[in-house]
RNA sequence: CAAUUGGAGAGUUUGAUUCUGGCUCAGAACGAACGCUGGCGGCGUGGUUCAGGCAUGCAAGUCGAACGGUCCAUAGCAAUAUGGAUAGUGGCAGAAGGGUUAGUAACACGUGGGCAAUCUACCCCCGAAUCGGGGAUAACAUCUCGAAAGAGGUGCUAAUACCCGAUAACACCAUUGGGUCGCAUGAUCCGAUGGUCAAAGGUGGCUCGCAAGAGCUGCCGUUUGAGGAGGAGCCCGCGGCCUAUCAGCUAGUUGGUGAGGUAACGGCUCACCAAGGCUUUUGACGGGUAGCUGGUCUGAGAGGACGAUCAGCAACAUUGGGACUGAGACACUGCCCAGACUUCUACGGAAGGCUGCAGUCGAGAAUCUUUAGCAAUGCCCGAAAGGGUGACUAUGCGACGCCGCGUGCAGGAUGAAGGCCUUCGGGUUGUAAACUGCUGUCAGGGGGGAAGAAACCCCGCUAUUUAAAAGAUGGUGGGCUGACAUCACCCCCAAAGGAAGCCACGGCUAACUCUGUGCCAGCAGCCGCGGUAAGACAGAGGUGGCAAGCGUUGUUCGGAUUUACUGGGUGUAAAGGGCAGGUAGGCGGCCGUGAAAGUCUGGUGUGAAAUCCCAGGGCUCAACCCUGGAACUGCAUCGGAUACUCCACGGCUUGAGUGUCGGAGAGGUGAGGGGAAUUCCCGGUGUAAGGGUGAAAUCUGUAGAUAUCGGGAGGAACACCAGUGGCGAAGGCGCCUCACUGGCCGACAACUGACGCUGAGCUGCGAAAGCUAGGGGAGCAAACAGGAUUAGAUACCCUGGUAGUCCUAGCCGUAAACGAUGUGGAUUAGGUGUCGGAGGUGUCGAUCCCUCCGGCGCCGACGCUAACGCAUUAAAUCCACCACCUGGGGAGUACGGUCGCAAGACUGAAACUCAAAGAAAUUGACGGGGACCCGCACAAGCGGUGGAGCAUGUGGUUUAAUUCGAGGCUACGCGAAGAACCUUACCCAGGCUUGACAUGCUUAGGACAGCCCAUGAAAGUGGGUCUUCCCGCAAGGGACCUUUGCACAGGUGCUGCAUGGCUGUCGUCAGCUCGUGCUGUGAAGUGUUGGGUUAAGUCCCGCAACGAGCGCAACCUUUGCCCUUAGUUGCCAUCAGGUAAUGCUGGGAACUCUAAGGGGACUGCCGGCGAUAAGCUGGAGGAAGGAGGAGAUGACGUCAAGUCAGUAUGGCCCUUACGCCUGGGGCUACACACGUGCUACAAUGGCCAUUACAAAGCGCUGCAAUCCCGCGAGGGGGAGCUAAUCGCAAAAAAGUGGCCUCAGUUCAGAUUGGAGGCUGCAAUUCGCCUCCAUGAAGUCGGAAUCGCUAGUAACGGUAGGUCAGCUACACUACCGUGAAUACGUUCCCGGGUCUUGUACACACCGCCCGUCAAGCCACCUGAGUCGAGAGCACCCGAAGUCGUUGAUCCAACCCGCAAGGGGGGAAGGCGCCUAAGGUGAGAUCGGUAAGGAGGGCUAAGUCGUAACAAGGUAACCGUACCGGAAGGUGCGGUUGGAUCACCUCCUUU
Repeated sequence: CAAUUGGAGAGUUUGAUUCUGGCUCAGAACGAACGCUGGCGGCGUGGUUCAGGCAUGCAAGUCGAACGGUCCAUAGCAAUAUGGAUAGUGGCAGAAGGGUUAGUAACACGUGGGCAAUCUACCCCCGAAUCGGGGAUAACAUCUCGAAAGAGGUGCUAAUACCCGAUAACACCAUUGGGUCGCAUGAUCCGAUGGUCAAAGGUGGCUCGCAAGAGCUGCCGUUUGAGGAGGAGCCCGCGGCCUAUCAGCUAGUUGGUGAGGUAACGGCUCACCAAGGCUUUUGACGGGUAGCUGGUCUGAGAGGACGAUCAGCAACAUUGGGACUGAGACACUGCCCAGACUUCUACGGAAGGCUGCAGUCGAGAAUCUUUAGCAAUGCCCGAAAGGGUGACUAUGCGACGCCGCGUGCAGGAUGAAGGCCUUCGGGUUGUAAACUGCUGUCAGGGGGGAAGAAACCCCGCUAUUUAAAAGAUGGUGGGCUGACAUCACCCCCAAAGGAAGCCACGGCUAACUCUGUGCCAGCAGCCGCGGUAAGACAGAGGUGGCAAGCGUUGUUCGGAUUUACUGGGUGUAAAGGGCAGGUAGGCGGCCGUGAAAGUCUGGUGUGAAAUCCCAGGGCUCAACCCUGGAACUGCAUCGGAUACUCCACGGCUUGAGUGUCGGAGAGGUGAGGGGAAUUCCCGGUGUAAGGGUGAAAUCUGUAGAUAUCGGGAGGAACACCAGUGGCGAAGGCGCCUCACUGGCCGACAACUGACGCUGAGCUGCGAAAGCUAGGGGAGCAAACAGGAUUAGAUACCCUGGUAGUCCUAGCCGUAAACGAUGUGGAUUAGGUGUCGGAGGUGUCGAUCCCUCCGGCGCCGACGCUAACGCAUUAAAUCCACCACCUGGGGAGUACGGUCGCAAGACUGAAACUCAAAGAAAUUGACGGGGACCCGCACAAGCGGUGGAGCAUGUGGUUUAAUUCGAGGCUACGCGAAGAACCUUACCCAGGCUUGACAUGCUUAGGACAGCCCAUGAAAGUGGGUCUUCCCGCAAGGGACCUUUGCACAGGUGCUGCAUGGCUGUCGUCAGCUCGUGCUGUGAAGUGUUGGGUUAAGUCCCGCAACGAGCGCAACCUUUGCCCUUAGUUGCCAUCAGGUAAUGCUGGGAACUCUAAGGGGACUGCCGGCGAUAAGCUGGAGGAAGGAGGAGAUGACGUCAAGUCAGUAUGGCCCUUACGCCUGGGGCUACACACGUGCUACAAUGGCCAUUACAAAGCGCUGCAAUCCCGCGAGGGGGAGCUAAUCGCAAAAAAGUGGCCUCAGUUCAGAUUGGAGGCUGCAAUUCGCCUCCAUGAAGUCGGAAUCGCUAGUAACGGUAGGUCAGCUACACUACCGUGAAUACGUUCCCGGGUCUUGUACACACCGCCCGUCAAGCCACCUGAGUCGAGAGCACCCGAAGUCGUUGAUCCAACCCGCAAGGGGGGAAGGCGCCUAAGGUGAGAUCGGUAAGGAGGGCUAAGUCGUAACAAGGUAACCGUACCGGAAGGUGCGGUUGGAUCACCUCCUUU
């Protein structure tokens, strides 16, 4: 100098967000344990469990200077002396030290006090004394008993053992005088008188003495008194666990008097008297748990948890009880008794107590050597030497903890090999290794080597004591004493030599790849991984972290502000009591005085040491240790201060209350009265229906209903007024009048003078339902009955209908009892409406305006809030008090208690289980929500499908195979724009294995090809024949082919849920986004919403938005009109020629057409509407008019949509086969079901004859004319045409004429028979076409359903692709003929925008409830049964204290010569108390249990559909009844209900 330097978060609820809220993690710690691993040392630490049982050894002795004796040694002849040892008597110590934490919730502990109510051995100081006697007894000897342990009899003996006497007080007791003091009892001092009580000697030295002994002296001891120190006992204040599902406890209990007892106070004990005492919320009594503290761990702190080692206190010592001895014990290694257990036994009896140190068994996850030494420190004994000491000091074992050290250091790139990965290039392990050089800590070997030791004692010197040089005491010099110890430490030797593992690597959380596995095996702290490409499992490589350790498990604190004192909340997340009155308690207006309890301040005492902290020091450092300080935040006491609070006193009026005058009101209770309506009854009129519903039926009615008129009865409720109007504490209160009565408001300012606020318990009130008793009963209406609805309908709807609803009296005490907002007070902008009252200006007045007070509403600033929202009626800012909350479920349940007639209410858990449950808001999606809009969506029309036959596709079935894919719309005449073989992927059979195909290397050979033979169904197999090319002189090389072998090929095998690409669909719907800015904590919003308009997010206007992108539109193609250019193969008006006829020819370029380029249409013009805009509407002109028609074009995205079989492609799989070739078969099957089509059912038709008019295509392995043959398909033949030239090619419907006459037909054409044609290697399975014959179903199609808005539908034909042929009736194109209808947007479907609700977000094909069935788990109850602890009553009663007795027994003292007696004592007996034990009844707690009840959890069970949207009957709360179940219904309540209308209020203008 310093000693108060300290506070981090993350993951997980959601599609996303903010909040609430729990769970989990990262940190530190440990007397730890477990797994893997393990070099050295230091310092610590080590039975937390069975206070379970213990073998063995040791853990408390010592003194001969208290005593008698005995033994041994030495000396001596001996007596004896000296030395040593010692069983016994005696003394001191065995109450310490050591162990443990069972019990104990207590003055046990901590802290501070008190004892005037006490004791204290050894030690210290001071005073006095230590005299005279006596009798025994152990040892010993001997005898007896006993197995033993041990015991007894007789005899002898000593003492510092025992006893008696003397003396003695300032000691004690009794009586008594005086003084001082104190908080009461009282204490103390100075006296007087009387009485009572002591003792022990030992030893050293000197002197005397023959000796015995005496004297002096030192030391130790003994007695007595006073004091001290240390120790002990008792009492008190305060402090520290849980539980109220323990609320009352208590008879020695509370007090008194007296006695006993104790060291001492005291019901501590006893007798008697009194009836008290404790506790009430400051928690008694009971239950559970627990040794307490200093401290330890954690934490920023406040706190929380713990109480090992060390230290203080307590308690215990096999279990229970008891006393003895002693200064001290009710005594761990003492005694007695009882119980359990163990051991010995001769069975008669004995012995024992490790919770001392080691050690052992047991239980347990788990905890050490049967070591050395008294050398040190301490304790006991002794005069001392010394003895004892499992205290202690050391050692051993254990990585159990903390700390330190090492396992090498430097250089070293062919970046070695190997491993792993790879995009095959490489990367990484990695300077890592090898290799080179260096060093030597630790371990190892050798040598040296401190400190812990200073004393006692001995030998000298010296001082004091003393007569003394002796002795004793003190000082001083020397000597002696080490378990550890082969120590620490130092030096030398040798050699990189002997020394690294563990965990992790998805996020939190530092660290990544491969392989294997395939919701399996497994992982996991939370979230969660794993179902074929796993950074999450397992292995490997690599990496990260820590390191002689590393992980895991357990526990504590932290994070957790998640119990909130510091430092939280309660409108909707958990949470305000249903409301009031009020007790205790808490809190309390203004002024003054006093006091000083709280409060503040200073001093004193205490707060043990250790620990923590600071400084310094010692071990090489550190851990560790030492010294000093600081601190110990506390308690007590003395003094001071007085602002605030409390207390006492005095005053005040503003809080509160009273009074006077007014006022409004469904406030309450009782009584009386009234009219409308429903129902019923009577009568009249009147006739067939009424009633009811979505539609019906049950029901009423011809015995006269309903309807209507009149009269009557009875009960309940009070229309309009009526209102976010009024009143009340809440529940609640509504016709009128009267009586009684509570509260509130305004004005005035007379009175009291803080009288106040809140309020645990407590008391009262408290909707509806429900209960008891008695009335009443019109309507309504749980239950119930019937009718409907429905799959069912224990419901919704309908017809009836009982409790009940009403009254009186009494219970119940709950509701979404809500403003989901406790009560009271204060403060903080306003605006507006309404109810009540008052005042003021103006006005003749109604009235209006302004101001104030009190209610009830709405909007809104600041502020608050997670947000929604609240906002002077606060959810703002504060104060006071109460109540309540602490994740979801289990559960407002169980058990217990209280209340109730019951129903039930109040109070109110746990096991177990989940990682969420939840609030608000956001974006979507959805709604049997709303608004607006669109679409062949409906409607209006036309034509179809569904019925028939056939074709075709699919399902199913079948099969050796019927290959595969496609599956609502968006699969099903789809992939397939052509399955007889091929295709072909399938099946059967026969074959091939480097392969049918590619590349490279390699062996052998040769051109290959071709031809021939055998065999075979073919493929193939075997054989024969024939033979090369290019360069180069040659050797040789190259090309091609065959062949051998190797790499590899090949796969229509799997995965479209690993992919690319392409495609479908919503949808040609009008949307989808971004940048910047702004708003919001945020997700997000705004823009993009709004008013118009459009086909359109198209455009205009407005606007915290301004712009932009992808979409829309336009640009492109085609078609419709015109123009220009061009004119063959197309065209032919005019001119000419020609023909039977024809642009046939010359020619023409007009027209058509062809194909290039232009023009044209833009709301441009006019009127109207509209906002003057955008635009709409009508008109003109125009070929075309508001996008002219058609096409191409498909935003962000959705469907894990489709496709691995079109191709491509990752991964996996097959490799003499899942590859390849070949023949045959199959894809064509056929009870059946569906889709898409064709043809029909006929007269708008069929048949026959005849006459017209297209477009667009195609054609050289092709189209094919004319001609000939055939009824025909077709055949023969072949001109022409590579095509505006030739051909396919005939267009058909239509038109004209004729026949048919309503019929299964002259309709329809299936099916079948026969005969042919064509293609093709081949038409059997299995082609098409032709002809003749045959002539089925079918007479317009149920429920349902499809297409189409104009050149469209419908009808008609034509062409093309594929293709040898064809299953084409398909598909893709083309032209011809050519309609009807659209009022309109209510409804169905789909879509868009805005809005609303939501418990949905794989998004309504969503979510989700309950019973039943199955498995597992914990809990409740349960006839019983077993056990535990405690209390009560009674029985029995050991040892022992105490009391009493004591006829038996007894040395010391007294009397006596003696005998004997006295005094005093003892054994024994009896009594009280009492441990253990027994019996009984009841209560509490626990174990177990047939059976019973509910609960939780568990991928794919059953029944329904309750809730979330208006959830399809709005939901929910309370209550009652009912029902398989969710649930339904009645009554009352709530909005935490959607939608529409109305009313009221508000905002803006």
This is a predicted structure of a 1549-nucleotide RNA (small-subunit ribosomal RNA) from a Candidatus Omnitrophota bacterium.